RNA sequence: UAAGCCGGCUAAGCAAUCACUGGUUGGCAAUAGCCAGCUGGAGGAAAGUCCGGGCUCCAAAGAGCAGAGUGCCAGGUAACGCCUGGGCAGCGCAAGCUGACGGAAAGUGCCACAGAAAAUAAACCGCCUUUGGAUUCGUCCAGAGGUAAGGGUGAAAAGGUGCGGUAAGAGCGCACCGCGUACCAGGUAACUGGGACGGCACGGAAAACCCCACUCGGAGCAAGGCCAAAUAGGACCUCGUUAAUUCGCUGCUCGCGAAGAGGUCGGGUAGGUCGCACGAGGUGCGUAGCGAUGCGCAUCCCAGAUGAAUGAUUGUUCUCGACAGAACCCGGCUUAUCGGCUGGCUUAGACG
Numbered sequence: 001u002a003a004g005c006c007g008g009c010u011a012a013g014c015a016a017u018c019a020c021u022g023g024u025u026g027g028c029a030a031u032a033g034c035c036a037g038c039u040g041g042a043g044g045a046a047a048g049u050c051c052g053g054g055c056u057c058c059a060a061a062g063a064g065c066a067g068a069g070u071g072c073c074a075g076g077u078a079a080c081g082c083c084u085g086g087g088c089a090g091c092g093c094a095a096g097c098u099g100a101c102g103g104a105a106a107g108u109g110c111c112a113c114a115g116a117a118a119a120u121a122a123a124c125c126g127c128c129u130u131u132g133g134a135u136u137c138g139u140c141c142a143g144a145g146g147u148a149a150g151g152g153u154g155a156a157a158a159g160g161u162g163c164g165g166u167a168a169g170a171g172c173g174c175a176c177c178g179c180g181u182a183c184c185a186g187g188u189a190a191c192u193g194g195g196a197c198g199g200c201a202c203g204g205a206a207a208a209c210c211c212c213a214c215u216c217g218g219a220g221c222a223a224g225g226c227c228a229a230a231u232a233g234g235a236c237c238u239c240g241u242u243a244a245u246u247c248g249c250u251g252c253u254c255g256c257g258a259a260g261a262g263g264u265c266g267g268g269u270a271g272g273u274c275g276c277a278c279g280a281g282g283u284g285c286g287u288a289g290c291g292a293u294g295c296g297c298a299u300c301c302c303a304g305a306u307g308a309a310u311g312a313u314u315g316u317u318c319u320c321g322a323c324a325g326a327a328c329c330c331g332g333c334u335u336a337u338c339g340g341c342u343g344g345c346u347u348a349g350a351c352g
Base pairs, nucleotide, nucleotide: 001348002347003346004345005344006343007342008341009340010339012317013316014315015314016313017312018311020041021040022039023038024037025036026035027034028033043323047334048333050332051331052330053329054328055220056219057218058217062254063253064252065251067216068215069214070213071212072086073085074084075083076082087101088099089098090097091096102211103210107209108208110204111203124151125150126147127146128145129144130143131142132141133140134139159177160176161175162174163173164172178200179198180197181196183194184193185192186191224274225273226272227271234265235264236263237262238261239260245259246258247257248256249255281300282299283298284297285296286295287294288293318321
């Protein structure tokens, strides 16, 4: 200098005028009000609604089955399918990135087409021996036996490479690799390394069913309370009132609880307020740790609308502005994205 990899911060700025909204102070009013001052006012994803919870109710509160989720090891966390570190596998020269990463000898099912044959699976071409026949003496045809090394098909074909051996071949034998069994060493572990013994085949795939281990009540802020108003504290029917009927506890069973439950006709209301932001909170410093993170001290309050609040105008600057707007909250993941600043690492080239 160029090309990459992994992070952090930011997300147009400034000024003026008018306007919107929360809090607070004061005044006037008598109220979803008006005026004045001070102060706060959308994001890194607010998005998707994919996970985990806090919170509220069922509810005084269980067990089992079904169902669902996760799936290498060790940690972090309120918890998780998240994060951190490590192992193994794959990709990359590398920094790094990705992983739906338990089990195929418990069982069932599947492996299209091609191919002889796709799992207790074989002989299409071929190779060898032998018998008979033909012969242009090169060989050809038919039968019997042996064979799976060579060729072909395929994603995958009776472990792989090499040497020996054989009529021709084959783990048939040997060496190395692979595989299996038991052991030794390192490591908390996943796992890694080492030699010994054994010629050893029953392949793949569970993101098929399944088996194994662990975890899991349900519904959701339109949850759930309070207040006010109005109608017709309406009429009728069925079953029931100490468990035999019904209802509730997601589905089922048991169990527990309740005295009410269910239905038909008809009428009224849809308002206000709380929940609603002080939090598993932010920031700084120190400390323990490889790290995620924990602990200690200090400091700060940082949106709460409800047909839905931050908009409009003017001027100016340059890095010329993308994706895009809270509605109970928080921890994650995923997706979209214009630029700017910045830290570390890898590779290549050049100079010193």

A computed fold for a 352-nucleotide RNA from a Gammaproteobacteria bacterium, annotated as Bacterial RNase P class A. NCBI's taxonomy places the organism under Bacteria, Pseudomonadati, Pseudomonadota, Gammaproteobacteria. Rfam family: Bacterial RNase P class A. Its family is annotated with tRNA processing, ribonuclease P activity and dimeric ribonuclease P complex in the Gene Ontology. By type it is a ribozyme. The gene name in the source record is rnpB.